[in-house]
RNA sequence: GGAAUUCCAGUAGCGCCAGGACCUGUCUCGAGGUCGACAGGUUGACGAGGUGGAAGCCGAUCGAACGAUUCGGCGGAUGGCUUCCCGGCAGGCACAGUCGUGAUGAGCAGGUACAAACCAGACCGGCAACGGUCUGACAGAAGCCGCUCAACGUGCCGG
Numbered sequence: 001g002g003a004a005u006u007c008c009a010g011u012a013g014c015g016c017c018a019g020g021a022c023c024u025g026u027c028u029c030g031a032g033g034u035c036g037a038c039a040g041g042u043u044g045a046c047g048a049g050g051u052g053g054a055a056g057c058c059g060a061u062c063g064a065a066c067g068a069u070u071c072g073g074c075g076g077a078u079g080g081c082u083u084c085c086c087g088g089c090a091g092g093c094a095c096a097g098u099c100g101u102g103a104u105g106a107g108c109a110g111g112u113a114c115a116a117a118c119c120a121g122a123c124c125g126g127c128a129a130c131g132g133u134c135u136g137a138c139a140g141a142a143g144c145c146g147c148u149c150a151a152c153g154u155g156c157c158g159g
Stems, first nucleotide, its partner, number of pairs: 001008002014075004019071001020043008046063003052085007086100004091157005104150005110145003119136007
């Protein structure tokens, strides 16, 4: 969103389009080309990862492709910082610290895993620009493994 608590679909690297780019038609009696106007369209970021609640500020991690319209813009957003609340950190409470339900963190010329688009092939829709489906390859970060370092406190109460 669909008459919808229960069913279906979606739920954000996501949505949108006033610029740009591109297509079709008309502006002309026949054919072609170019420019322009108008009308209607198309395009406008490829996935991975990511949310305790609230407020404020910033305006958001990672690589892939291309070698550039993935241009330009608007909105949103799970990112970062600060504060408060809730919660975890092996008896309870308080304070301090740290983290977010998988609830210690930091580091390393270390090891390891994982994608989609592009491209190729097959096919579907559209006059076209273009859109869509299936099959096939390959990342980095977080993660995981290994190693190192730091922290695991204080007070009161209870057993």
Molecule: glmS glucosamine-6-phosphate activated ribozyme aptamer
Organism: Thermomicrobiales bacterium